[in-house]
Context: one part of a larger RNA
RNA sequence: AGCAAAUGGUGGAUGCCUUGGCUAGUAGAGGCGAUGAAAGACGUGCUAGGCUGCGAUAAGUCUCGGGGAGCCGUCAAGGGGCUUUGAUCCGGGAAUUUCUGAAUGGGGCAACCCAGUAUAUAGUGAUAUAUACUACCGCAAUGCGGAGCGAACGUUGGGAAUUGAAACAUCUUAGUACCAACAGGAAGAGAAAUCAAACGAGAUUACGCUAGUAGCGGCGAGCGAAAGCGUAAGAGGGCAAACCACUAGCUUGCUAGUGGGGUUGUAGGACUGCAAUAUAGACUUAAACAAUCUAAUAGAAUAAGUUGGAAAGCUUAAGCAUAGAGGGUGAUACUCCCGUAUAUGAAAGUGCGUUUAUACUUAGCAGUAUCCUGAGUAGGGCGGGACACGUGUAAUCCUGUCUGAAGCUGGGUAGACCACUAUCCAACCCUAAAUACUACUACUAGACCGAUAGUGCACAAGUACCGUGAGGGAAAGGUGAAAAGAACUGAGGUGAUCAGAGUGAAAUAGAACCUGAAACCAUUUGCUU
Numbered sequence: 001a002g003c004a005a006a007u008g009g010u011g012g013a014u015g016c017c018u019u020g021g022c023u024a025g026u027a028g029a030g031g032c033g034a035u036g037a038a039a040g041a042c043g044u045g046c047u048a049g050g051c052u053g054c055g056a057u058a059a060g061u062c063u064c065g066g067g068g069a070g071c072c073g074u075c076a077a078g079g080g081g082c083u084u085u086g087a088u089c090c091g092g093g094a095a096u097u098u099c100u101g102a103a104u105g106g107g108g109c110a111a112c113c114c115a116g117u118a119u120a121u122a123g124u125g126a127u128a129u130a131u132a133c134u135a136c137c138g139c140a141a142u143g144c145g146g147a148g149c150g151a152a153c154g155u156u157g158g159g160a161a162u163u164g165a166a167a168c169a170u171c172u173u174a175g176u177a178c179c180a181a182c183a184g185g186a187a188g189a190g191a192a193a194u195c196a197a198a199c200g201a202g203a204u205u206a207c208g209c210u211a212g213u214a215g216c217g218g219c220g221a222g223c224g225a226a227a228g229c230g231u232a233a234g235a236g237g238g239c240a241a242a243c244c245a246c247u248a249g250c251u252u253g254c255u256a257g258u259g260g261g262g263u264u265g266u267a268g269g270a271c272u273g274c275a276a277u278a279u280a281g282a283c284u285u286a287a288a289c290a291a292u293c294u295a296a297u298a299g300a301a302u303a304a305g306u307u308g309g310a311a312a313g314c315u316u317a318a319g320c321a322u323a324g325a326g327g328g329u330g331a332u333a334c335u336c337c338c339g340u341a342u343a344u345g346a347a348a349g350u351g352c353g354u355u356u357a358u359a360c361u362u363a364g365c366a367g368u369a370u371c372c373u374g375a376g377u378a379g380g381g382c383g384g385g386a387c388a389c390g391u392g393u394a395a396u397c398c399u400g401u402c403u404g405a406a407g408c409u410g411g412g413u414a415g416a417c418c419a420c421u422a423u424c425c426a427a428c429c430c431u432a433a434a435u436a437c438u439a440c441u442a443c444u445a446g447a448c449c450g451a452u453a454g455u456g457c458a459c460a461a462g463u464a465c466c467g468u469g470a471g472g473g474a475a476a477g478g479u480g481a482a483a484a485g486a487a488c489u490g491a492g493g494u495g496a497u498c499a500g501a502g503u504g505a506a507a508u509a510g511a512a513c514c515u516g517a518a519a520c521c522a523u524u525u526g527c528u529u
Base pairs, nucleotide, nucleotide: 001528002527003526004525005524006523007522008521009520015514016478017477020449021448022446023445024444025443026442027441028440029438030437031149032148039100040099041098042055043054044053046078049075050074051073061094062093063092064091065090066089070082071081072080105114106113107112115134116133117132118131119130120129121128122127136146137145138144139143153184154182155181156180157179158178164171168218194201195200205232206231207230208229209228215223216222236430237429238428239374243260244259245258246257247256248255249254250253265408267373268372269371270370271367272366273365274364280361281360285357286356287355288354289353293349294348296344297343298342302317303316304315305314306313318335319334320324326338327337328336379403380402381401382400383399384398385397386396389415410425411424412423413422414421465472466471485513488500489499490498491497
């Protein structure tokens, strides 16, 4: 020096564990805010700091309920207190709620500075203090409303590129990402100028088919319907006009307002004549009642022996079960504890719903001379866009620009266009449900993870740290059943540490603490040279 074995050190893999995550589901809730939000700053304890709570009434105040023996949040002890005259704790309601922040008296480098007006107090007074008010915008204005924040879902206005086409330009990615505005618990859409096809259907929305079909397409890459069928849900209404009445204005026959009337396509209504007060209805408001939710209450049944540090294990013998879900307890517990099945419960708040009242809406028959039935609209030219449809034979829908009808003997559509036929009635408005989503609350589940995994975070985590800033962004879990966390003695810097002693089942469980692999480093022994 090498090899082997043993014993250690170092190191923190592996195994086991789980306080935390992940993914779904069910139900609720779907908003908060000038009565000052979300988010913060600074305070607040017997307290130096972090977290939690709270706000100068400051880990809290009052009240109404629940509850019944301990409590004064936590890291985390100590000291000092409270409590059966019912504390701590849980739930409903109320009070307080500094300063910043839409931030709103003015200003400002957020958490700071400085005012005005009114009233009160103090002062001879200049002034000081206290309370209230004082921003802007809209409207019908002694008042009412708005603003700002919020995860996704929604509508609207803008709107890429990487990519694919094996290059690339039309095309695709994609009306996606992203930006902006605005709304709701959903939004949007919606009661046929719709489809269909010679039969008929009868608002919208969503799902399964139709169907990767018909089509579109440098006919490349790719894009990609509809009718119809089956389901979920189901609901229809109101204006404008004609006509009538009233009011107001003035240019004296028009305009405006209010009320009545009226709302459709087999045309309907006005108008004229006849008849009539029945019937039905989701919506608004108020009251009463009640479900639900926000604390809770009761809740069955086991002993002995044995191994062990410890019994829930094993053996023997019992019991309960509308409860053998689950968790905990010194190992694996239906009968030890919390619970579970089941049954019950609210002073206060909540109010799906029901009832009552009120308010509101609602019908027919016949005639057809006259009147009405949504105009810079429909349609057209040019240029774009949307439709599965890239200009194409390109209908249909929207419109920047130029034009521009009919008006019921009317008009639109049926994929160029024409005829016939069929069907519908635009140019006004509203409308629940089925659908989308989950920041939030409660509960449940998992052939999901188990500390390099699972959220970035199981721990003082959006922390430490980095960056001028936008922003980026960690590492870090485990003694033991119980601290019983090692009194006392000795060595040593009155050290670190070690040797005893003691606790414990175990200390090679000693806080650098479960298990403790490998690399790596030693010691001892043996062999080889």